[in-house]
RNA sequence: UUCCGAUAAAGGCAAACCCGGCGAAAGCCGGUGACGCAAAGCUACAGGGGCUGCCCCGCAGAUGCGGAAUGCCUGCCAGCUGCCGAA
Numbered sequence: 001u002u003c004c005g006a007u008a009a010a011g012g013c014a015a016a017c018c019c020g021g022c023g024a025a026a027g028c029c030g031g032u033g034a035c036g037c038a039a040a041g042c043u044a045c046a047g048g049g050g051c052u053g054c055c056c057c058g059c060a061g062a063u064g065c066g067g068a069a070u071g072c073c074u075g076c077c078a079g080c081u082g083c084c085g086a087a
Base pairs, nucleotide, nucleotide: 004085005084012037013036018031019030020029021028022027035075041080042079043078047077048076049073050072051071056067057066058065059064
């Protein structure tokens, strides 16, 4: 240094529920709260995958169905970077 990940040390992040706000929605922000996480740090224009469907298109013909991302998810895989140093 790389691989690796300890009942180590110093720490870090914060799921769901609930409350308030934004949004058509997925979801996001803040508060509370901890399910958990060795990257639960960053990246959605490295890439893959998933979610939603306002406007739009088609069929219906009313409230429906199908298509559809430039919207969203990194705590889905992944890429990049990083603390510590037992076996």